[in-house]
RNA sequence: UCUUAUGAAGAGCAAUGGAGGGACUGGCCCGGUGAAAUUGCGGCAACCAUCAAUAGUUACUAUUGAAGUGGUGCUAAAUCCUGCAAAGCAAGCGCUUUGGAAAAUGAGA
Numbered sequence: 001u002c003u004u005a006u007g008a009a010g011a012g013c014a015a016u017g018g019a020g021g022g023a024c025u026g027g028c029c030c031g032g033u034g035a036a037a038u039u040g041c042g043g044c045a046a047c048c049a050u051c052a053a054u055a056g057u058u059a060c061u062a063u064u065g066a067a068g069u070g071g072u073g074c075u076a077a078a079u080c081c082u083g084c085a086a087a088g089c090a091a092g093c094g095c096u097u098u099g100g101a102a103a104a105u106g107a108g109a
Base pairs, nucleotide, nucleotide: 001109002108003107004106005105006104012041013040014039015038016037020030021029022028024083026081027080042075043074044073047071048070049069050066051065052064053063054062055061056060079102084099085098086097087096088095089094
């Protein structure tokens, strides 16, 4: 970089540190009652590995389920909202819904 799946659920304390952070835009928030980052110990979840059942003739694949041992991930707010398009509503500023884009994470290349 490409492909694909997922997202209104869930889960924090401490030490070091010392002003930023929530990807980006516009908002709106978090932060000296201590931001980022690093570390320790917890926790959440169930993507991959693992196990079982069922179906497809085997390899293997798919679906469903189990467990939480291993590999990741996550642990303020819906992916915090939003951006582009369509539809509906509204006298109007606008509002709602659906889809998309972007970003994040897993798996594969």

Overview
Predicted 3D model of a 109-nucleotide RNA (SAM riboswitch aptamer (S box leader)) from uncultured Pseudogracilibacillus sp. NCBI's taxonomy places the organism under Bacteria, Bacillati, Bacilli, Caryophanales, Pseudogracilibacillus.